[in-house]
Molecule: small-subunit ribosomal RNA
Organism: uncultured bacterium
RNA sequence: AGAGUUUGAUCCUGGCUCAGAAUGAACGCUGGCGGUGUGCUUAACACAUGCAAGUCGUGCGCGAACGUGGCUUCGGCCACUAGUAGAGCGGCGAACGGGUGAGUAACACGUGGGUGAUCUGCCCAAGUGCGGGGAAUAACCUGGGGAAACUCGGGCUAAUGCCGCAUAAUCUUUCCAGGCUGCGGCCUGGUCAGGAAAGCUGGCCUCUGUUUCAUGCUAGCGCACUUGGAGGAGCCCGCGGUGGAUUAGCUAGUUGGUAGGGUAAAAGCCUACCAAGGCGACGAUCUAUAGCCGGCCUGAGAGGGCGAUCGGCCACACUGGGACUGAGACACGGCCCAGACUCCUACGGGAGGCAGUAGUGGGGAAUAUUGGACAAUGGGGGAAACCCUGAUCCAGCAACACCGCGUGGAGGAAGAAGGUCUUCGGAUCGUAAACUCCUGUCAGGCAGGACGAAGGUACGUUGGCAAAUAGUCAGCGUGCUUGACGGUACUGCCAGAGGAAGCCCCGGCUAACUCCGUGCCAGCAGCCGCGGUAAUACGGAGGGGGCGAGCGUUAUUCGGAAUUAUUGGGCGUAAAGGGCGUGUAGGCGGCUUUGCAUGUCAAAGGUGAAAUCCCUCGGCUCAACCGAGGAACUGCCUUUGAAACUGCAUUGCUUGAGGCCGGGAGGGGCCAGUGGAAUUCCCAGUGUAGCGGUGAAAUGCGUAGAUACUGGGAGGAACACCAGUGGCGAAGGCGACUGGCUGGACCGGUUCUGACGCUGAUACGCGAAAGCGUGGGGAGCAAACAGGAUUAGAUACCCUGGUAGUCCACGCUGUAAACGAUGGGUACUCGGUGUCGCGGGUAUCGACCCCUGCGGUGCCUUAGCAAACGCGUUAAGUACCCCGCCUGGGGAGUACGGUCGCAAGGCUGAAACUCAAAGGAAUUGACGGGGGCCCGCACAAGCGGUGGAGCAUGUGGUUUAAUUCGAUGCAACGCGAAGAACCUUACCUGGGCUUGAACUGUACCGGACCGCCAUGGAAAUAUGGCUUUCCCUUCGGGGACUGGUACAGAGGUGCUGCAUGGCUGUCGUCAGCUCGUGUCGUGAGAUGUUGGGUUAAGUCCCGCAACGAGCGCAACCCCUAUCCUUAGUUGCCAUCAGGUAAAGCUGGGAACUCUAGGGAGACUGCCCCGGAAAUCGGGGAGGAAGGUGGGGAUGACGUCAAGUCCUCAUGGCCUUUAUGUCCAGGGCUACACACGUGCUACAAUGGGCGGUACAAAGGGCAGCGAAGUCGCGAGGCGGAGCUAAUCCCAGAAAGCCGUCCUCAGUUCGGAUUGCAGUCUGCAACUCGACUGCAUGAAGGUGGAAUCGCUAGUAAUCCCGGAUCAGCAUGCCGGGGUGAAUACGUUCCCGGGCCUUGUACACACCGCCCGUCACAUCACGAAAGUCGGUUGUACCGGAAGCCGGUGGGCCAACCCUCGGGAGGCAACUGUCGAUGGUAUGGCCGGCGAUUGGGGUGAAGUCGUAACAAGGUAACC
Repeated sequence: AGAGUUUGAUCCUGGCUCAGAAUGAACGCUGGCGGUGUGCUUAACACAUGCAAGUCGUGCGCGAACGUGGCUUCGGCCACUAGUAGAGCGGCGAACGGGUGAGUAACACGUGGGUGAUCUGCCCAAGUGCGGGGAAUAACCUGGGGAAACUCGGGCUAAUGCCGCAUAAUCUUUCCAGGCUGCGGCCUGGUCAGGAAAGCUGGCCUCUGUUUCAUGCUAGCGCACUUGGAGGAGCCCGCGGUGGAUUAGCUAGUUGGUAGGGUAAAAGCCUACCAAGGCGACGAUCUAUAGCCGGCCUGAGAGGGCGAUCGGCCACACUGGGACUGAGACACGGCCCAGACUCCUACGGGAGGCAGUAGUGGGGAAUAUUGGACAAUGGGGGAAACCCUGAUCCAGCAACACCGCGUGGAGGAAGAAGGUCUUCGGAUCGUAAACUCCUGUCAGGCAGGACGAAGGUACGUUGGCAAAUAGUCAGCGUGCUUGACGGUACUGCCAGAGGAAGCCCCGGCUAACUCCGUGCCAGCAGCCGCGGUAAUACGGAGGGGGCGAGCGUUAUUCGGAAUUAUUGGGCGUAAAGGGCGUGUAGGCGGCUUUGCAUGUCAAAGGUGAAAUCCCUCGGCUCAACCGAGGAACUGCCUUUGAAACUGCAUUGCUUGAGGCCGGGAGGGGCCAGUGGAAUUCCCAGUGUAGCGGUGAAAUGCGUAGAUACUGGGAGGAACACCAGUGGCGAAGGCGACUGGCUGGACCGGUUCUGACGCUGAUACGCGAAAGCGUGGGGAGCAAACAGGAUUAGAUACCCUGGUAGUCCACGCUGUAAACGAUGGGUACUCGGUGUCGCGGGUAUCGACCCCUGCGGUGCCUUAGCAAACGCGUUAAGUACCCCGCCUGGGGAGUACGGUCGCAAGGCUGAAACUCAAAGGAAUUGACGGGGGCCCGCACAAGCGGUGGAGCAUGUGGUUUAAUUCGAUGCAACGCGAAGAACCUUACCUGGGCUUGAACUGUACCGGACCGCCAUGGAAAUAUGGCUUUCCCUUCGGGGACUGGUACAGAGGUGCUGCAUGGCUGUCGUCAGCUCGUGUCGUGAGAUGUUGGGUUAAGUCCCGCAACGAGCGCAACCCCUAUCCUUAGUUGCCAUCAGGUAAAGCUGGGAACUCUAGGGAGACUGCCCCGGAAAUCGGGGAGGAAGGUGGGGAUGACGUCAAGUCCUCAUGGCCUUUAUGUCCAGGGCUACACACGUGCUACAAUGGGCGGUACAAAGGGCAGCGAAGUCGCGAGGCGGAGCUAAUCCCAGAAAGCCGUCCUCAGUUCGGAUUGCAGUCUGCAACUCGACUGCAUGAAGGUGGAAUCGCUAGUAAUCCCGGAUCAGCAUGCCGGGGUGAAUACGUUCCCGGGCCUUGUACACACCGCCCGUCACAUCACGAAAGUCGGUUGUACCGGAAGCCGGUGGGCCAACCCUCGGGAGGCAACUGUCGAUGGUAUGGCCGGCGAUUGGGGUGAAGUCGUAACAAGGUAACC
């Protein structure tokens, strides 16, 4: 510090997710030791049991027993125990310490101040005093009630308990006077009144006293009053820290005053009266949530989250209320009342409060022992010893966290065994182990053994007090004594590698890869996503990576997230500018003078507790942990100072703003009037059969006279041309003409005011169309509606009609894609060019033109900005000010609430749930019922076919035991198959074999193998018989070949062409496809390759930020067309000779043809024309051939998961007495049908018969096979010749000549069938071809539709070959005869280039919308019902304080003894908790039914959107 994820790819926006750190955690697996911390986050739920607050005999009065001893009359008594235990009175403490966070949004907390408005026990410093009396009452004794708790009466008694009296102040109060002040204060003086106390202990005899030692003295403690302090507390104030406005108004003690009350103390704190205030958009009130802080976690910081442990404050103590006592409480382990709950009960009554420490139940994912000790620290009491102390210190439990240590170290290659993988060679676990040599932490055993202890007490000693050698206090010394932890830490010794490693992960992010299993199953998953037979993603294994006594997961927080943006974001199109203006509060604001000092800045002081964080040093062996010092605590307050800026006050100024004067422009607004054109209607005329409408029609209108034309009239609405990215207005919007009223802007003058300004939450006004209300109006148009068409349907698009409405007046509505999708204002920042308004200059006779200023309105562009598109002085640039708005998509602008509206509806405006995206701009493709240009037998123009018939062949389907398999739009279907009777053959049935039919190796045994015969069998095969080796040799044997057995292993036309290689098809012989460098772009990419021409062509030329290059095109190759040359046999024969029935037959020839080698030739080379030029095009000459001469071979990058595992090769899987292999028979040849490809025809351009002519290219020895001969023929016999320019196949056929047929199911056509044959073959039944005779079907030119072909082509005619024993109408070749037509590119199909749109990219066979149906989830409404909370009114009123009364009762004081003062009970009043009644508000649960919404591989209906999406889309 970033990364993954939207796309085919890119940039941006934007969300989601991950890597980090952390935790009072929990869960899963695992677990050796120690140290230090931490440990109910939930039910402030309920609690059994023990303990947690007592102490003081130096405040006081009482006062046992057990036991021991003694005595006894056995009843008991006495002494010690012991003034002990014990309770009681009294004092202090119990308000601390400990717990919890329910409540609380508050002066509760934090921080800083105030208290001149206050209190303060114990403690400290200081001063003074402690005199003299009295009356009671617990305990105790006794009587009574009660189950108990407890309680009532009588009697006795003490005090540091209680009550008077005296005295006193710098105390309190009243009054007076003076002074100071910060004004309830302080100082001084005077005056009236009030107003204290308690004693205890030790010692002593100096003083006093009576002898003792106490009433005396002395020491200590204590008590009372006063002043001050320290520490603590109360109250008040400024500032600070939270969510909701779908909570906007709240408030009657409310705000203030006066008087009174009250408190320690200010105050409506309380009461009465008076006034009507107080708070609130700077958020009152209401509601939700919450203890606050130091700090903790995170973060670079700013921030964000949290408020466990430790520390400060607050609040609470079963729930609610209340006071008492006290220095302090409205009191956790106190009291009273009420309530709920629990317990006891004799039913009459009582008791209780773990949010102390342990512990229990419960809740929960989850949180410990009913431990030890007061040894230390601290607290309470005490004079002290000491007692108490679940505070605390320790121990126990828990890997809960942090820190430390260990589970060994070194050597060790036969790289062991074993596991895993393997290309079978090996690799890896791996120096790892074994083995050798060491070490000794921890745990274990044995032994030693702390620090933490300071004190306390006794004695001695020094000093203070004192008369004192007593006592006591302080110090010192000596003796004795105090440790829960704990026989712990630590140390030594002993033995021995011995007792001690797991967890997660390994597709990317993210570090780490293979095998097996599984087969969209089981499962994984933080996001993207894995899994449908080769899964590095599931499960296991091996290996590897990470961390390590832990490792993962879950939850939560911060971070990353600049994803709420102060630091530090945005708003044209991604989410986001309010529809527009006026203007309130608020925010911001020109130049200048002076002053003040609000902000600001500086200095100093105070404070910012400690702990924490940071730095340094130190203590535990280190660390965690702990100690000391420093720094810091970014804050607040006070004082002093500065005055630039801000603010406030003040003085001026004119440039901002406004006014005045003079001008011109304008569909600016409102009202009234006027005008012509057109539509429609009415009347009249002319006139006749149609009009109208559409893609085509029909509905409709018209013989009752339409449409058309003419004249006249009525009525309503809108204003052609002018008209213009021209004008005006804030926006909406505004368009005939005239008049009236009226708003604003602009230009010029530089006359006035003097900052008067900008923006603008709430508010107010304006606001298209549609819509609503009332009343008018209504020509045209036209939702709804009706009809006609279209259509599968057509509630649409089209047509004919047509009502609201559109128009006017008044009122409402308040929204729009109200858009420049761009808020307003000010300033600044290159230019060019239009246009509108006004002005200046120049010029002219003048209108113009030209230069220039201001204001508006457009276009292009610089810098800059921007994701890009684009914006660019009219900013989306550079800055400032103010307002509005945004924070992923869907749900949803929905629900609820509020508010506005007559309604429709508007404004405000969520959540649950769900997704990993949704988006913007641009790029490359693809596509379009987008556009342009151009090709192709693509159409058109022609010729011949197919589709109809019969047959052949292939396919589908069906059938079958099997009809083997594959190929399936073009690009499967006479295809694999260039040839299924057996074989082939892969299929079926049956019979056999199991190292096998074929192959390799090893071991062992045997032998030549082969072959022949016989028997069984359908055969395979079995049995028997016969026959039968070679090479080497050291003579033992070995080798080759071969049979058998065993082991490795073979075999498979079994599966996967979607695991593959290779080969092939197709687009397409289409002209394309790319690269390097450069340039442009953030980038994907672009450029080049686009453009202008041209071509068959990305062919070439020109131009150009491109320049070059590659694969394709073309050419090079082959055949063919002409010529030359070379060579002449088997080919040829002109000349010469011979010769035949004929014949190159022969001699010979080398001319010709031909053969097959080599060359020539054609290149737009030449001429003319077109064209800017150049390529090029047109024409011509020459030439055998002319513009690629004709044909072939040749197939770019790629596409179709195209085809083929059955040619071959090959991974994986499956099979192994079978899916292998052998054999026989059958099947692949089936047949109601359907399709493709062909053959033959339907006839006379024909058919039959007779005669007759001319090829090319091929094939031939297991072959072609001549002559001759037999057969009607297929063919037979025969065997010459030929390994081929020699011989053979071999007769070419159409053609030509002649003849018959004469338009018919025929002398066309030949299917089908019968009989008889031929040939091949082991064998023609299923199932061959051919021949002869006989038979003689359909068919008379073929519907919709569809195919081929542009010249030696189509058409037509024969010939050959491959395969092959035999079997082509198929296939591959060959030649013969030999046409027609192309105007042209509108249309169909396919293709190329450019461009455009796109929501497509699996790419239009795309994408995608809504209803309905089903499942499921959350939400809203809903008659109601249940609960919580709260307001108001009233009823009732506990305890208690206060007030009243106090007739009853009463010890202290007074008294004249009667009583009084004073007090208490009791009664009563105000207030008052729980409670009750009534009625509202708010929140929540459930709810028949209902509404929409979300989600869900393959449901239904349509086709709305994306292309002109087929009616442009949208608001």